[in-house]
RNA sequence: CGAGUCUCCCAGAUGAUCGCGGGCGAGGCACCGACGCUGCCGUUUUGCGGCGGCCCAGGGCCUGGUCCGAGGAAAGUCCGAACUCCACAGGGCAGGGUGCUGGGUAAUUCCCAGGGGGCGCGAGCCCACGGAAAGUGCAACAGAAAGCAAACCGCCAGCGGGCGCGGCUUCGGCCGCGCAGCGGGCAAGGGUGAAACGGUGCGGUAAGAGCGCACCAGCGGUCCCGGUGACGGGGCCGGCUUGGCAAACCCCACCCGGAGCAAGACCGCAUAGAGGGGGAGCAGUGUGUCCCGCUGCGUUCGCACCCCAGGGUCGGUCGCAUUGAGGCGUUCCGGCAACGGGCGCCCCAGACAAAUGAUCAUCACGGUUCACACCGACAGAAUUCGGCUUACGGGAGACUCGGUAU
RNA sequence: GCAGGAUUAGCUCGAAGGUCGAGCCCGCGGUCGAUAACCGCGAGGCGUUGGUUCGAUUCCAACAUCCUGCACCA
Numbered sequence: 001c002g003a004g005u006c007u008c009c010c011a012g013a014u015g016a017u018c019g020c021g022g023g024c025g026a027g028g029c030a031c032c033g034a035c036g037c038u039g040c041c042g043u044u045u046u047g048c049g050g051c052g053g054c055c056c057a058g059g060g061c062c063u064g065g066u067c068c069g070a071g072g073a074a075a076g077u078c079c080g081a082a083c084u085c086c087a088c089a090g091g092g093c094a095g096g097g098u099g100c101u102g103g104g105u106a107a108u109u110c111c112c113a114g115g116g117g118g119c120g121c122g123a124g125c126c127c128a129c130g131g132a133a134a135g136u137g138c139a140a141c142a143g144a145a146a147g148c149a150a151a152c153c154g155c156c157a158g159c160g161g162g163c164g165c166g167g168c169u170u171c172g173g174c175c176g177c178g179c180a181g182c183g184g185g186c187a188a189g190g191g192u193g194a195a196a197c198g199g200u201g202c203g204g205u206a207a208g209a210g211c212g213c214a215c216c217a218g219c220g221g222u223c224c225c226g227g228u229g230a231c232g233g234g235g236c237c238g239g240c241u242u243g244g245c246a247a248a249c250c251c252c253a254c255c256c257g258g259a260g261c262a263a264g265a266c267c268g269c270a271u272a273g274a275g276g277g278g279g280a281g282c283a284g285u286g287u288g289u290c291c292c293g294c295u296g297c298g299u300u301c302g303c304a305c306c307c308c309a310g311g312g313u314c315g316g317u318c319g320c321a322u323u324g325a326g327g328c329g330u331u332c333c334g335g336c337a338a339c340g341g342g343c344g345c346c347c348c349a350g351a352c353a354a355a356u357g358a359u360c361a362u363c364a365c366g367g368u369u370c371a372c373a374c375c376g377a378c379a380g381a382a383u384u385c386g387g388c389u390u391a392c393g394g395g396a397g398a399c400u401c402g403g404u405a406u
Numbered sequence: 407g408c409a410g411g412a413u414u415a416g417c418u419c420g421a422a423g424g425u426c427g428a429g430c431c432c433g434c435g436g437u438c439g440a441u442a443a444c445c446g447c448g449a450g451g452c453g454u455u456g457g458u459u460c461g462a463u464u465c466c467a468a469c470a471u472c473c474u475g476c477a478c479c480a
Stems, first nucleotide, its partner, number of pairs: 001402010012363007020069005026063004031059002036054008071378001075389002078387005083260004090291004095256005100114005115129001116127004130251002135249002137245002152190002154186003158182002162179007198216006217241001219238008264318004275308004281297005311479003326346005332341003365376004407476007416430004424460001432448005453469005
């Protein structure tokens, strides 16, 4: 200098002016005003109604003060929870999820550490990583053969009544070789494929072959050692080898109710609970289904019980935003770490037509440019958290590989 | 805000782990005096990126685009 790997950090700063949303105080107003007390009037009774007065809780408007005000992803809605409701006994069958080990956590499919496997020269990275000697299934094309065997070329000996050549001949035949045929043996070699039923060597054989032996790889059983464990190392025995796919069905182990803040609670306004249908049961419910159970409204005057079709509203308060699985810091403690504990400090957006901005000045960083000057990534909370994933600008540190120079 | 679904040729649809098919459309040729219809031939495709697998349009994941439903009251 080039190419990479991992980890961490930032998301321009300061000031001025104006503006927006929210919290908490202060001042003002000829604004409204609960409850209470009280005057008058009406009326069928110490009651009720109407019109006033006093009193102020509170609200409204105006002015001004002070504090706070988007993100690392606020995004995707992919996981996990909090919270709320669903009328929460429970069971069967479906359905879904997870899948090496140990730990962390409120919890997880997340995180940390480790084991095993794979990729990379390396720093490092990746893995849905239980079971294929339970069962079912799949494997196009090529190839002889694709799951338990099989035999295209090939190798091998044999057979006889074939053909050809050669030799011998007592001319009857005999022998040898080759080709083709027949029924066999073999799986070493060739060739196909993503994948072909262990590898190498020696022996063995007609030719061969775990057929035998030695070593190696793998599998199963058993024992010993190390480790919490996944697993690793070693000894002995066995048959000699029993392939791949489970992000195919499936089997095994473990786990799983549903809906989601448009959850849900309360208040207010409007109209029409008017019309049609279902049914002795209906509808809802642990929600796919069956049972059982529960709940609501009903049972002949058929119910706002359910459905259809319509009507009205487009409001307010709470949930919801000070106290939490809370944030930040720490030369504290435990732990390899994730994390946990202690200590200190802090309270940190809260809207619904949905605030979080604009202008100017100075400075800083990076880029383009001779300069003036210009540009500065992805992107905006919506009930709230913890993760993951995706989008994206810049900086720092450590490390690896290659080149060059000293 | 929440939930669900789809993506295959220019359009509408289908099929499945092994070189994707139909109809309409388009182009060329034939037929006809000419056009239409008809006949023949042809072009054109699994949204993108990874993973599983010998092999993915199909299975799994992420992303992108599009579509649909859900407000409250009595």
Two RNAs folded together computationally: RNase P RNA and transfer RNA, 480 nucleotides in total. Its mean pLDDT, the model's own confidence on a scale to 100, is 77. It holds a member of the Rfam family "Bacterial RNase P class A". Rfam's curators write: Ribonuclease P (RNase P) is a ubiquitous endoribonuclease, found in archaea, bacteria and eukarya as well as chloroplasts and mitochondria.